[in-house]
RNA sequence: GGGCCUGUAGCUCAGCUGGGAGAGCACCUGAUUUGCAUUCAGGGGGUCAGGAGUUCGAACCUCCUCAGGUCCA
Numbered sequence: 001g002g003g004c005c006u007g008u009a010g011c012u013c014a015g016c017u018g019g020g021a022g023a024g025c026a027c028c029u030g031a032u033u034u035g036c037a038u039u040c041a042g043g044g045g046g047u048c049a050g051g052a053g054u055u056c057g058a059a060c061c062u063c064c065u066c067a068g069g070u071c072c073a
Stems, first nucleotide, its partner, number of pairs: 001072007010025004019056001027043005049065005
């Protein structure tokens, strides 16, 4: 330098060939307990790596850039 893969909540990830942004754990509040833990109920939290384009509509398609991984040189 080139090819491919990955980037979504604090963490691990899903999102099924374009239309509702989600799960588990974690966090907060309440109940339960003498207290802690467990359990149950409720709740907060996201510029979907960044920018641009296509489209009525983009996490998803196209282009560029950044970071990580891998292969080739």

Model confidence (mean pLDDT): 81 of 100. Transfer RNA from Omnitrophica WOR_2 bacterium RIFCSPLOWO2_12_FULL_51_24, 73 nucleotides, folded computationally. It was read from a public genome assembly.